[in-house]
């Protein structure tokens, strides 16, 4: 230079707003307002956690496709901008651009 499983899922955390419920004000009431409300429901990480499957290697059996086993699957600074839902985000464009 190049190539790649730097792969999928699921749950929960930082963090996220505000459709629904609550919570606060207004109203006699129906009902309105209000996220500059701590909350529930939601949303949620590539660079946070864990598990589960999938991949790679060695090894053993082995009817040749498995099946068992032992290992590895590292690291990772980052705008503005745009996009989606009711909104907004560490979501999505995106390990993107750009730095090192």
């Nucleotide at each position: 230079g190049a190539c790649a499983a730097u792969g999928g899922c699921u749950a929960c955390u930082a963090g996220g707003g505000u459709u629904c419920c609550g919570g606060u004000c207004c109203g006699c009431a129906a009902g309105g307002a209000u996220g500059u409300c701590u909350g529930g429901u939601c949303c949620g990480a590539g660079a946070g956690c864990a598990g589960c499957c999938g991949g790679c290697u060695c090894c053993a059996g082995u009817u040749g496709g498995c099946u068992g086993g032992a290992g590895c699957u590292c690291c990772a600074c980052g705008g503005a901008g745009g996009g989606a839902u009711a909104a907004a985000a560490g979501c999505c464009c995106g390990g993107g651009a750009g730095a090192a």
The RNA shown here (Guanidine-I riboswitch aptamer) has 100 nucleotides and comes from a Pseudomonadota bacterium. Its Rfam family is "Guanidine-I riboswitch aptamer". Its family is annotated with regulation of gene expression in the Gene Ontology. The prediction has a mean pLDDT of 83. NCBI's taxonomy places the organism under Bacteria, Pseudomonadati, Pseudomonadota.